[in-house]
């Protein structure tokens, strides 16, 4: 230098055939209990790595850049 994969709530990940973002764990409040744990209900938390483009509409498609892992020379 080139190629591939990945980047999404605090963490681990799903969603990537374009239709308006979810799960588990964790966190907060409440219920339950004599109390704790477990269980239940509700809630908070995401510029979808950054910028631009296409489109009525982009996490998803295109371009450039950044980061990480792997491969080739």
């Nucleotide at each position: 230098g080139c190629c591939u994969u990945a980047g999404u709530g605090g963490c681990u990940c799903a969603g990537c055939c374009g239709g308006u973002a979810g799960a588990g764990c964790g966190c907060u409040a409440c219920c339950u209990u004599g109390g704790u744990a477990a269980g239940g209900u509700a809630g908070a938390a995401g510029u979808c790595g950054g910028g631009g483009g296409u489109u009525c509409g982009a996490a998803u498609c295109c371009c450039c850049c950044c980061u990480a892992a792997g491969g080739c020379u």
RNAcentral holds the sequence, with entries from ENA, GtRNAdb, MGnify and Rfam. A computed fold for a 73-nucleotide RNA from Methanobrevibacter ruminantium M1, annotated as transfer RNA. The coordinates come from a structure-prediction model, not an experiment, and the mean pLDDT is 81. It matches the Rfam family "tRNA". Its family is annotated with triplet codon-amino acid adaptor activity in the Gene Ontology. The gene name in the source record is tRNA-Thr-GGT-1-1. RNAcentral records the identical sequence in 6 taxa.